[in-house]
Context: one part of a larger RNA
RNA sequence: CGCAAGAGCAUUGAGAGGACUCCUCCUUAGUACGAGAGGACCGGGAGGAACGCACCGCUGGUGUACCUGUUAUCGUGCCAACGGUAAACGCAGGGUAGCCAUGUGCGGAGUGGAUAACCGCUGAAAGCAUCUAAGUGGGAAGCCCACCUCAAGAUGAGUGCUCUCAUGACAUAAGUCAGUAAGGUCACAAGUAGAUUACUUGUUGAUAGGUUCUAAGUGUACGCGCAGUAAUGCGUUUAGCUGAGGAAUACUAAUAGACCGAGGG
Numbered sequence: 001c002g003c004a005a006g007a008g009c010a011u012u013g014a015g016a017g018g019a020c021u022c023c024u025c026c027u028u029a030g031u032a033c034g035a036g037a038g039g040a041c042c043g044g045g046a047g048g049a050a051c052g053c054a055c056c057g058c059u060g061g062u063g064u065a066c067c068u069g070u071u072a073u074c075g076u077g078c079c080a081a082c083g084g085u086a087a088a089c090g091c092a093g094g095g096u097a098g099c100c101a102u103g104u105g106c107g108g109a110g111u112g113g114a115u116a117a118c119c120g121c122u123g124a125a126a127g128c129a130u131c132u133a134a135g136u137g138g139g140a141a142g143c144c145c146a147c148c149u150c151a152a153g154a155u156g157a158g159u160g161c162u163c164u165c166a167u168g169a170c171a172u173a174a175g176u177c178a179g180u181a182a183g184g185u186c187a188c189a190a191g192u193a194g195a196u197u198a199c200u201u202g203u204u205g206a207u208a209g210g211u212u213c214u215a216a217g218u219g220u221a222c223g224c225g226c227a228g229u230a231a232u233g234c235g236u237u238u239a240g241c242u243g244a245g246g247a248a249u250a251c252u253a254a255u256a257g258a259c260c261g262a263g264g265g
Base pairs, nucleotide, nucleotide: 001153005164006163007162008161009160010159011158015150016149017148018147021049022048023047024046025045026044027043033038051107052106053105054104055103059101060100061099062098066094067093068092069091070090071086072085073084074083075082076081112144113143118138119137120136121135165265167178168177169176170175183260184259185258186257188202189201190200191199207253208252209251210249211248212247213246214245216242217241218240223236224235225234226233227232
């Protein structure tokens, strides 16, 4: 821009994409078959491999939020306690959320249709024979459905429900412009959404920050007291610090606004 007014929501599915893989074991059954050796079709059940989708409750990885230990050096006048730097965490031990796999769950199930090679039935041309010429049955991981996803720019632009509609100016062209309706955009606060865009939520509010509490992480802070010459240890103290997760709470900010958008089709 189109879909012959303007919108919001829900749909149909022409068409497109994905997936549709394989193995082992048990049973049927040591049965059918076979002199024996050997050894099934059909059917039922179980386990697994790779692949794919999703997720983070478990096992773990990362985790430059966080906690702790520690070396060198500089600084806060000194002790103590802290802070900076050491190649973009000095080194080291852990680790929440998030992200992830090696972790977990699920999937390739089932049922039709038309067929290929092939196997048939009936059956003439050709008194026989013949699956074929008329007619008709079976038959594959393949084809069409079925399963999952997208999908009306499918210009062949589909369908349903609901909402808004006789304002002004110029004019007389089923016209142009302006302000509006339903509705929407910008802006603002954000996000399990995201390159940008798009999507989702917002005062009739827990969206973000703050505050309070807390799952969880680290591992027992500072100061003081006691013991020891001291290093250090013990007590106060499962402390202190953090808390991207969870809950509560309008304290702060989602304000104030601006713009677009039909004229009865």